[in-house]
Context: one part of a larger RNA
RNA sequence: GAUUGAACGCUGGCGGCAUGCUUUACACAUGCAAGUCGAACGGGCUGGGGGCAACUCCAGUCAGUGGCGAACGGGUGAGUAAUGCAUCGGAACGUGUCCCGUAGUGGGGGAUAACCCGGCGAAAGCCGGACUAAUACCGCAUAUGCUCUACGGAGGAAAGCAGGGGACCGCAAGGCCUUGUGCUAUGGGAGCGGCCGAUGUCCGAUUAGCUAGUUGGUGGGGUAAUGGCCUACCAAGGCGACGAUCGGUAGCUGGUCUGAGAGGAUGACCAGCCACACUGGGACUGCGAAACGGCCCAGACUCCUACGGGAGGCAGCAGCGAGGAAUAUUGCGCAAUGGAGGAAACUCUGACGCAGUAACGCCGCGUGGGGGAAGAAGACCUUCGGGUUGUAAACCUCUUUUUGUGAAGACGAGUGAGGACGGUAUUCAUAGAAUAAGUCUCGGCUAACUACGUGCCAGCAGCCGCGGUAAGACGUAGGAGGCGAGCGUUAUCC
Numbered sequence: 001g002a003u004u005g006a007a008c009g010c011u012g013g014c015g016g017c018a019u020g021c022u023u024u025a026c027a028c029a030u031g032c033a034a035g036u037c038g039a040a041c042g043g044g045c046u047g048g049g050g051g052c053a054a055c056u057c058c059a060g061u062c063a064g065u066g067g068c069g070a071a072c073g074g075g076u077g078a079g080u081a082a083u084g085c086a087u088c089g090g091a092a093c094g095u096g097u098c099c100c101g102u103a104g105u106g107g108g109g110g111a112u113a114a115c116c117c118g119g120c121g122a123a124a125g126c127c128g129g130a131c132u133a134a135u136a137c138c139g140c141a142u143a144u145g146c147u148c149u150a151c152g153g154a155g156g157a158a159a160g161c162a163g164g165g166g167a168c169c170g171c172a173a174g175g176c177c178u179u180g181u182g183c184u185a186u187g188g189g190a191g192c193g194g195c196c197g198a199u200g201u202c203c204g205a206u207u208a209g210c211u212a213g214u215u216g217g218u219g220g221g222g223u224a225a226u227g228g229c230c231u232a233c234c235a236a237g238g239c240g241a242c243g244a245u246c247g248g249u250a251g252c253u254g255g256u257c258u259g260a261g262a263g264g265a266u267g268a269c270c271a272g273c274c275a276c277a278c279u280g281g282g283a284c285u286g287c288g289a290a291a292c293g294g295c296c297c298a299g300a301c302u303c304c305u306a307c308g309g310g311a312g313g314c315a316g317c318a319g320c321g322a323g324g325a326a327u328a329u330u331g332c333g334c335a336a337u338g339g340a341g342g343a344a345a346c347u348c349u350g351a352c353g354c355a356g357u358a359a360c361g362c363c364g365c366g367u368g369g370g371g372g373a374a375g376a377a378g379a380c381c382u383u384c385g386g387g388u389u390g391u392a393a394a395c396c397u398c399u400u401u402u403u404g405u406g407a408a409g410a411c412g413a414g415u416g417a418g419g420a421c422g423g424u425a426u427u428c429a430u431a432g433a434a435u436a437a438g439u440c441u442c443g444g445c446u447a448a449c450u451a452c453g454u455g456c457c458a459g460c461a462g463c464c465g466c467g468g469u470a471a472g473a474c475g476u477a478g479g480a481g482g483c484g485a486g487c488g489u490u491a492u493c494c
Base pairs, nucleotide, nucleotide: 001494004491006490007489008488009487010486013365014364015363016362017361019358020357021323026321028319030318031317032316035068036067037066040065041064043062044061045060046059047058048057049056050055075276076275077274084201085200086199087198088197089196090195093193094192095191098189099188100187101186102185103184104183105182106140108138109137116129117128118127119126120125146155147154148153160181161180162179163178164177165176168175169174202248203247204246209239210238211237214236215235216234217233218232219231220230221229251273252272253271254270255266256265257264258263278299279298280297281296282295301312302311303310304309329355331354332353333352337351338349339348340347341346368398369397370396371395378389379388380387381386403431404430405429406428407427408426412421438483439482440481441480442479443464444463445462449478450477451476452475453474459466460465
């Protein structure tokens, strides 16, 4: 000199764009953050229509069965020195939804929630009986392709729903035809993911030897898949001064800061990957998890209890306590972008878009412009003549960025409709210099000097050093210098 997610002191007008718990991966009150589909299904309730009645039709809504989603998005950096990351390769794999093909979608069955009845419990919740539906569940048939095979053969699938309709059949529902969308099997693709190898990836030798599933083989198991991944047997290997093992520290990268570069430092925000979700372990479901707002077990902690037993997990968004030098609102909206579900209308979305807060940073603008005395007053200095403040002020004149007031008023929305921001940005009119300057320094380094006070005291200080009676170094005043809505200090890296 440059840098910062900064903090502290003094000061503080506006706007734009960014950024804001670096400390306790400490504990959390409250609200919200993942639902959706009635065009899969049977019901309950409300309203309406038809019918003598049994009943039936339509609309809305609700819990349940069922489907898809909840593995994304969002957070954090504890662990991890390699099961990670970066780059370059590889073969023994999987894949819901999506895209392009091929072939099907036939015929049956038994249940079960909801609802009703009864019971247990303080609650959380649970049990028994009876009834019912499906795109829920299970056989049968069929098998282009698919799987297994000893090549003879064997095995294995499905579901419907919605709109429209001339003839024909049917009392009707409907059949039937057609369109759309689903479902099943299989081939290919896209994207995504699992696995393997090579190279690189901090410090310590005051860590020198480490290793029995250890290294390899065979048989078997397991997985979507290779493999000591697991197991039985066999062999005795494997790694290491090119630093194994052990210990410490640490998420990695694109990047960021600095530097002419080489390099050094760093990994906030944004983007990619990884890991974690109170602590430890485990599997279930599923295309996908060993699953932040799922389950089970153990533990610590907190809460409820009728003492028998239950409930919970903010490293999601706000917010509270604590810690700390230190870090924001319990805000608005789904209008946009994106996501989930749905045929759609639409619903949900603390992702996101915005607003609020903080000079925390960067950038821009302003706090007025012109004229105005051999130069007012005051203050300070003085050799008492004067000098400085100083065109500075007053005064005259001009302008109106900001600001106040009034009026108009968007883009973002390619729309069927729809704008949180927002009566915001912006524009016009109007008033009036009006609403707006500080901070640090002045011995040398280093730009900027005098007076008074103090008297090795009080104090200053980055280094050298100042202060013991005329201190340009302390304190105050006048003046001067630097930067300026900031200035200075501290910390930090180059």
Predicted 3D model of a 494-nucleotide part of an RNA (small-subunit ribosomal RNA, 5' domain) from an uncultured bacterium. RNAcentral holds the full RNA, with entries from ENA. The coordinates come from a structure-prediction model, not an experiment, and the mean pLDDT is 85. Rfam family: Bacterial small subunit ribosomal RNA.